[in-house]
RNA sequence: UGACCAUCCCGAGCGGCCGAGAGAUCUGGCUCCGUGACGCCGCAGCAACCAUGGCCCUCUGCACAGGACCACCCUCUGCGCAGGACCACAGGUGCUACCGCCAGAACCGAUGGAGA
Numbered sequence: 001u002g003a004c005c006a007u008c009c010c011g012a013g014c015g016g017c018c019g020a021g022a023g024a025u026c027u028g029g030c031u032c033c034g035u036g037a038c039g040c041c042g043c044a045g046c047a048a049c050c051a052u053g054g055c056c057c058u059c060u061g062c063a064c065a066g067g068a069c070c071a072c073c074c075u076c077u078g079c080g081c082a083g084g085a086c087c088a089c090a091g092g093u094g095c096u097a098c099c100g101c102c103a104g105a106a107c108c109g110a111u112g113g114a115g116a
Base pairs, nucleotide, nucleotide: 001116004113005112006111007110008109013043014042015041016040017039021032022031023030025105026104027103028102029101044096045095046094049092050091052088053087054086059083060082061081062080064078065077066076067075100108
């Protein structure tokens, strides 16, 4: 940088610096803002996408053994492994006004994952 998947009405703010616009873009609205917004830095917090660990009661797949069958498949039981679900944690991210602020538009955007 381009393609894919998931999520975007839960939740969580203080301090320092800066100084005029900000809520991604366009149109319309509604908000925040010199009682200092937005942004940057520090600390704190929220959540649990990924990682890590556990559990295996339940679900799925596979392997093995046994039952059944002439035999195979299917099915039943047991055991093991992997995955899913669930639980814990907080290592990598992310987030901490308003539903991505709302409506409409646009091969729109943001975040995470896996991959080229």